[in-house]
RNA sequence: UUCUUAUCAAGAGAGACUGAGGGAUUAGGCCCUAUGACGUCCGGCAACCUCCAUUUUGGAAAGGUGCCACUUCCUGCAGAAUGAAGUCAUUCUGAAAGAUAAGGU
Numbered sequence: 001u002u003c004u005u006a007u008c009a010a011g012a013g014a015g016a017c018u019g020a021g022g023g024a025u026u027a028g029g030c031c032c033u034a035u036g037a038c039g040u041c042c043g044g045c046a047a048c049c050u051c052c053a054u055u056u057u058g059g060a061a062a063g064g065u066g067c068c069a070c071u072u073c074c075u076g077c078a079g080a081a082u083g084a085a086g087u088c089a090u091u092c093u094g095a096a097a098g099a100u101a102a103g104g105u
Stems, first nucleotide, its partner, number of pairs: 002104007013042001015041003021032003026076004043068003048064002050060004072097001077094007
């Protein structure tokens, strides 16, 4: 780099430093942000790998990762249901894209 599988509506600080942007990408929307965002450190959450056991399950959290506004913030493609509704709205399902882990290449 790429492929496979699993998960993605739960959870996580009134801390320190810094100082203007941020919510992956593109478009639209909606938001967060000087009452301090982003980032770093500390702290925390979870439990994929891991470890333990009485092993269809339960527990632990030392180690490898991950995560800590908003459902992956929402929509964008396809389908369905409903609605005086044939290029609209709402809801649901699936796909695509993405994120993370484990394994392969």
Annotation:
The prediction has a mean pLDDT of 81. The RNA shown here (SAM riboswitch aptamer (S box leader)) has 105 nucleotides and comes from Fictibacillus terranigra. It was read from a public genome assembly, where an Rfam model found it.